[in-house]
Context: one part of a larger RNA
RNA sequence: CUGGGCGUAAAGCGCACGUAAGCGGACUGGAAAGUCAGAGGUGAAAUCCCAGGGCUCAACCUUGGAACUGCCUUUGAAACUCUCAGUCUUGAGGUCGAGAGAGGUGAGUGGAAUUCCGAGUGUAGAGGUGAAAUUCGUAGAUAUUCGGAGGAACACCAGUGGCGAAGGCGGCUCACUGGCUCGAUACUGACGCUGAGGUGCGAAAGCGUGGGGAGCAAACAGGAUUAGAUACCCUGGUAGUCCACGCCGUAAACGAUGAAUGCCAGACGUCGGCAAGCAUGCUUGUCGGUGUCACACCUAACGGAUUAAGCAUUCCGCCUGGGGAGUACGGCCGCAAGGUUAAAACUC
Numbered sequence: 001c002u003g004g005g006c007g008u009a010a011a012g013c014g015c016a017c018g019u020a021a022g023c024g025g026a027c028u029g030g031a032a033a034g035u036c037a038g039a040g041g042u043g044a045a046a047u048c049c050c051a052g053g054g055c056u057c058a059a060c061c062u063u064g065g066a067a068c069u070g071c072c073u074u075u076g077a078a079a080c081u082c083u084c085a086g087u088c089u090u091g092a093g094g095u096c097g098a099g100a101g102a103g104g105u106g107a108g109u110g111g112a113a114u115u116c117c118g119a120g121u122g123u124a125g126a127g128g129u130g131a132a133a134u135u136c137g138u139a140g141a142u143a144u145u146c147g148g149a150g151g152a153a154c155a156c157c158a159g160u161g162g163c164g165a166a167g168g169c170g171g172c173u174c175a176c177u178g179g180c181u182c183g184a185u186a187c188u189g190a191c192g193c194u195g196a197g198g199u200g201c202g203a204a205a206g207c208g209u210g211g212g213g214a215g216c217a218a219a220c221a222g223g224a225u226u227a228g229a230u231a232c233c234c235u236g237g238u239a240g241u242c243c244a245c246g247c248c249g250u251a252a253a254c255g256a257u258g259a260a261u262g263c264c265a266g267a268c269g270u271c272g273g274c275a276a277g278c279a280u281g282c283u284u285g286u287c288g289g290u291g292u293c294a295c296a297c298c299u300a301a302c303g304g305a306u307u308a309a310g311c312a313u314u315c316c317g318c319c320u321g322g323g324g325a326g327u328a329c330g331g332c333c334g335c336a337a338g339g340u341u342a343a344a345a346c347u348c
Stems, first nucleotide, its partner, number of pairs: 003320004007302002012316001014201004021194003025088006033081002035077008049065006091191001092188002094185006103177007110154001115149007125136002162169002206247006215241002220236004258315006266293013297304002321348003330341004
């Protein structure tokens, strides 16, 4: 390389959009590039193969045949692929009417709680722990009542509930806005799927500039514990956490399961529609989500099982013993931190 694979053994890019490219629904006709058949030409000799012959045998030499899987020309075939022309509606899209939702962005606003400040009451403790101490407090703390300030997060509702491509999204209101589902449909007529490069989005931490800073809290300081304790526990506490703009581009970015389409027993929940029935709050049917169990089937087993890891097709990504190593060097990107691409020697 081929082959075989990718939930957990090595292996699905974090996610999307999309260029090239690959693949692509039903019917009719034309053409005949691929395809198939016939014929002709060529495919030097040697070599290889088969049957003989010659050196005592063999290697070796030699005669004949076959073969040279190929290419060209020509005559045909037309199922499939391609191509041209035409038609269609099931894929895809559109139109109309409804519906659900923490989907996104911006602005405004609410209550509880923590902390701080002011004032009142009040007096010796309060905190904290396994036990303590550091710490706070007679300059009046803790507790309690009233008032004020400020920041951050939104209890209950809350649900293997919902929405989003993923990251993710949760008080309430308004404005703008994306997607989805259902029902109907006189429209378009394959307009589709995947997607190398590319582009965009992308938790937390981190970085730059400027704000903000209640609580929490890396670093740091102190108190304990301990043989030691650069920890676990406690008292403090700065970056940070928050906002705006700009970077970073990584995560056990997980369903450790790429996307799309079709097919293949069921049962029971739940969410959102629609239709019908009646007993008027239930039943049945049907779409689209989200779960549990379970048959066929699959799997090394665990398990998966119409939301497949089943049966098939298309396209992309990735794997090829462990360590060295996701490292070195080089390239690209970044302010930096670093990211990405990515070896070898050596060793078992």
Annotation: This is a predicted structure of a 348-nucleotide part of an RNA (small-subunit ribosomal RNA, central domain) from a metagenome. The RNAcentral record of the full RNA draws on SILVA. The coordinates come from a structure-prediction model, not an experiment, and the mean pLDDT is 90.